This is a predicted structure of a 72-nucleotide RNA (transfer RNA) from a Pseudomonadota bacterium. Taxonomically the source falls in Pseudomonadota (Bacteria, Pseudomonadati). Its mean pLDDT, the model's own confidence on a scale to 100, is 84.
[in-house]
RNA sequence: GCCGACUUAACACAGUGGUAGUGUACUUCUUUGGUAAAGAAGAGGUCGUGGGUUCGAUUCCCACAGUCGGCU
Numbered sequence: 001g002c003c004g005a006c007u008u009a010a011c012a013c014a015g016u017g018g019u020a021g022u023g024u025a026c027u028u029c030u031u032u033g034g035u036a037a038a039g040a041a042g043a044g045g046u047c048g049u050g051g052g053u054u055c056g057a058u059u060c061c062c063a064c065a066g067u068c069g070g071c072u
Base pairs, nucleotide, nucleotide: 001071002070003069004068005067006066007065010024011023012022013021018055026042027041028040029039030038048064049063050062051061052060
């Protein structure tokens, strides 16, 4: 230099046009003499950034940034 994949909650990942979920972690409550475990509830997200298409974009298209891999 060229090619490809990925970027979503604190972490690991789903979701793939109609205003986003699971597990772990966190907070509160129940239970216990007390902790742990178990159970219940809750909080936490400008879906990497900027444009485009569309009535509507996390999702499709383009550019850029970052991470990883391959080729030279």